[in-house]
Context: one part of a larger RNA
């Protein structure tokens, strides 16, 4: 000098308290231990693993297993001999892959060949999600958007350091001001960057409206404690303003920590395999099920259930692609195809809680909907293992949840539908996006963080 204390002081943060929903019970989806299994591919493990890699496991994916098959190899380059079946295209024969026979034939030419392009055989080699993330690059997570970390000069001190960065105030901040052996600096803060709240203007079609103004998307203006009061500086309080003291929000994340995570996104060093630890192909597995965690979704009902009418979004998508209308189906869906490469057409009248109006009256029900039986529709070569959806039946646990435990301060919490990546199909996950619309005295106390001082048998 750090750490470190169940020492001290001062400060902060949904840390606590004050609240409001939940989550631990129940069913069900996800994930994961665990145990099974030929295999149940691997990785991730306190916060900071566990709806995580994975924005999408029927084949494929795929890495695992179990059978078969291949050997310069599925893939890249080059060298040598040697061949024409180039490429498509049939045909036998297999669970397929492999294999096995046919037809077809380019460019240039001195007609000897040579060349693209493919086979065959040699030989360099290819290939490996195999090992080590404790041999690495590169990204990322965490402390933490916390207010910190640090250097040059001079000064102190033998030295390791120290000072500057302590010290009064203040502030989201090592922001800012006073003072000071210290006087600049540099990486952080914050500001310049996008998004949105007011207004001006320009420009308008596919959008609005015909008195005006919305939309769209481009240029600007405004807010700076700028103005009064107030103080040494601040803060405070007022005006005017749509906005006021950082307006919200959002990218951006210092010096380092954790040999924190990734050799399986890709890069790469060493190491191992090479008729197998490559490669290919059927079939099964990641889906098992005594159990245990997590993280979700429905739900135990009356602020609700069910019928019936009636209203109001935003942000995204669409060409092997969204698909109107119109007919048939209870329905999932079929048919049909108009228009749209889309401010035109559509999904889509795009909503749904919401409003009215009628039953239901506390019950395992007209509450919950799981499982099962049957009978369809869908996508695909293929829905046995193992997909979604629909209709008829069935109607289970469960009447508000122990110890404990989570998030959250405002257009936030709840809560209500809607799009979207991924994707043939297959979300209750995810990432957005409107719409409804709350509660909170304080800093004694729990955690976690800064700065100061103290102790110390640690380094």
């Nucleotide at each position: 000098u750090g750490a470190c204390g169940g020492g001290g002081g001062c400060c902060c943060g949904c840390a606590c308290a004050a609240g409001c929903g939940g989550u631990g019970g129940a069913g069900c989806a996800u994930g994961u231990g665990g145990u099974u299994u030929a295999a149940u591919u691997c990785g991730a493990u306190g916060c900071a693993a566990c709806g995580c890699g994975a924005a999408g496991c029927a084949c494929c994916u795929u890495a695992c297993c179990a059978g078969g098959a291949c050997u310069u190899g599925a893939c890249a380059u080059g060298u040598a001999u040697u061949c024409g079946c180039a490429c498509c295209g049939a045909c036998g024969g297999u669970a397929a892959u492999g294999c096995g026979u046919c037809g077809u034939g380019c460019u240039c030419u001195u007609c000897g060949g040579a060349g693209a392009c493919g086979g065959a055989u040699a030989c360099a080699c290819a290939g490996g999600u195999g090992c080590u993330g404790c041999a690495u690059g590169g990204c990322u997570g965490u402390c933490g958007u916390c207010a910190g970390c640090u250097c040059g000069u001079g000064u102190c001190g033998u030295g390791a350091g120290a000072u500057g960065u302590u010290g009064g105030g203040u502030u989201c901040a090592g922001u800012c001001c006073c003072g000071c052996a210290a006087c600049g600096a540099g990486c952080g803060c914050a500001a310049c960057c996008c998004c949105u709240g007011u207004c001006g203007u320009u420009a308008g079609u596919u959008g609005g409206a015909u008195u005006u103004u919305u939309c769209u998307a481009g240029c600007g203006a405004g807010a700076c404690u700028g103005c009064c009061g107030g103080u040494g500086a601040a803060a405070c309080g007022g005006a005017g303003g749509a906005a006021g003291g950082c307006g919200g929000g959002g990218a951006c994340g210092a010096c380092g920590u954790c040999a924190a995570g990734u050799c399986a996104g890709c890069a790469c060093g060493g190491c191992c395999c090479u008729u197998a630890c490559g490669u290919u192909c059927u079939g099964g597995g990641c889906g098992a099920c005594a159990c245990a965690c997590a993280c979700g979704c429905u739900a135990c009902a009356a602020u609700g259930g069910u019928c019936a009418g009636g209203a109001c979004a935003a942000u995204g998508g669409g060409a092997u692609g969204c698909g109107a209308a119109c007919c048939c189906g209870c329905g999932a869906g079929g048919g049909g195809g108009a228009g749209c490469c889309g401010a035109u057409c559509u999904a889509a009248g795009c909503a749904a809680a919401c409003c009215u109006g009628g039953c239901c009256u506390c019950a395992g029900u007209u509450c919950a909907g799981a499982u099962u039986g049957g009978a369809g529709g869908c996508u695909g070569c293929a829905a046995c293992c193992c997909g979604c959806c629909u209709c008829c039946a069935u109607g289970a646990a469960g009447c508000u949840g122990g110890a404990a435990u989570c998030g959250c301060u405002a257009g936030u919490a709840a809560u209500c539908g809607c799009a979207g990546a991924u994707c043939a199909g297959a979300a209750c996950g995810c990432u957005g996006c409107g719409g409804u619309g709350a509660u909170a005295c304080g800093u004694u106390c729990c955690c976690g963080g800064g700065c100061c001082u103290u102790g110390c048998a640690c380094a």
The part of an RNA shown here (small-subunit ribosomal RNA, 3' major domain) has 459 nucleotides and comes from an uncultured Bradyrhizobiaceae bacterium. Its mean pLDDT, the model's own confidence on a scale to 100, is 80.